Glycine riboswitch aptamer from an Actinomycetota bacterium, 92 nucleotides, folded computationally. The sequence was found by an Rfam model in a public genome assembly. Rfam family: Glycine riboswitch aptamer. From the family's description: This family represents the bacterial glycine riboswitch. Its family is annotated with glycine biosynthetic process in the Gene Ontology.
RNA sequence: AACGUCUACUUGGGAGAGUGUGUUUCAUCUGAAACACCGCCGAAGGAGCAACCACCCCGGAAUCUCUCAGGCACAGGGACCAGGUAGACGCC
Repeated sequence: AACGUCUACUUGGGAGAGUGUGUUUCAUCUGAAACACCGCCGAAGGAGCAACCACCCCGGAAUCUCUCAGGCACAGGGACCAGGUAGACGCC
């Protein structure tokens, strides 16, 4: 140098489910926000169990499950995947 892993930043891709009903407020003029109710979604986050891992003790652990939170036109967000930059470690 190259390669691999991790972290941060950045670029691209990225699903699901109601443009629901009502009240109030604002208004740039029929749109937006808040609240309430009913129905839904799982891929921010969170929680639970587990294959498995670890073990002196304490435990760790999902795309599974729950739906507290979040979301259900567009937008935004979005687990995850790929590329780029930088750093650390491994390797050489």